RNA sequence: UUAAGGUGUACCUAGGGUUCCGCUUCCUGGGGGAAGGACCGGACCGAGUGGUACAGGCGUUCCAUAUAGGAAUGUCACACCGUAUAGGGAUAAAAACCCAGGCGGG
Numbered sequence: 001u002u003a004a005g006g007u008g009u010a011c012c013u014a015g016g017g018u019u020c021c022g023c024u025u026c027c028u029g030g031g032g033g034a035a036g037g038a039c040c041g042g043a044c045c046g047a048g049u050g051g052u053a054c055a056g057g058c059g060u061u062c063c064a065u066a067u068a069g070g071a072a073u074g075u076c077a078c079a080c081c082g083u084a085u086a087g088g089g090a091u092a093a094a095a096a097c098c099c100a101g102g103c104g105g106g
Stems, first nucleotide, its partner, number of pairs: 007055006015045002020042002022039001023036005056076008078101001080104001082103001087099003
């Protein structure tokens, strides 16, 4: 200097908005309608740098039909709200979701 790898899924949390339900205000004879998320909520979305579990990767030892594989055990580190109160994207809409461990720095 370059390359590879730094895993996946599920459940949950920080967080998030408002299509649906509810709630609030107004309108309607009623059915219902309009507006509101600087409305606690139901439900929903939800972390590379948060948690847990399962799987998976790699190492060692043993078994083995010596091809494949199985068991036990160890390990899976680090990671800045710097740029940015940034840009783009999905969903009704938004987010620590996705682009993106991007770009930059270490």

This is a predicted structure of a 106-nucleotide RNA (Guanidine-I riboswitch aptamer) from a Bacillota bacterium. Taxonomically the source falls in Bacillota (Bacteria, Bacillati). The model forms 100% of the base pairs in the Rfam consensus. Rfam family: Guanidine-I riboswitch aptamer. About the family: This family represents a conserved RNA structure found upstream of the ykkC and yxkD genes in Bacillus subtilis and related genes in other bacteria. The function of this family is unclear although it has been suggested that it may function to switch on efflux pumps and detoxification systems in response to harmful environmental molecules. The prediction has a mean pLDDT of 79.